[in-house]
Molecule: SAM riboswitch aptamer (S box leader)
Organism: Thermoactinomyces mirandus
RNA sequence: UUCUUAUCCAGAGAGGUGGAGGGACUGGCCCUGUGAAUCCUCGGCAACGGGCUCAUUUUGAGUACUGUGCCAAUUCCAGCAAGCGCUUGUGCUUGGAAGAUAAGAA
Numbered sequence: 001u002u003c004u005u006a007u008c009c010a011g012a013g014a015g016g017u018g019g020a021g022g023g024a025c026u027g028g029c030c031c032u033g034u035g036a037a038u039c040c041u042c043g044g045c046a047a048c049g050g051g052c053u054c055a056u057u058u059u060g061a062g063u064a065c066u067g068u069g070c071c072a073a074u075u076c077c078a079g080c081a082a083g084c085g086c087u088u089g090u091g092c093u094u095g096g097a098a099g100a101u102a103a104g105a106a
Stems, first nucleotide, its partner, number of pairs: 001106008013042004021031003025079004043071003048067003051063005075098001080095007
């Protein structure tokens, strides 16, 4: 990097550094000098893999030791398709695409 599987309406931020960007992409809409990105420290959330405990018979519950991940807004909303409603360009629903994370494979 690609492929497969699972999940994505819950949850969880302070300090320092730095000095203008950030929210993947496009459009919208937001966040940001009352300090963006980045990096560091400490803290927290969650429970995907491993470990451990219990039950059980190959799955469930728990724990939070370990490997990741995450800590504005539902993945911030939409993007493609179908259905329904109406004020006909918008609202709702479902599926998909794209993306993110984990685990496995090439």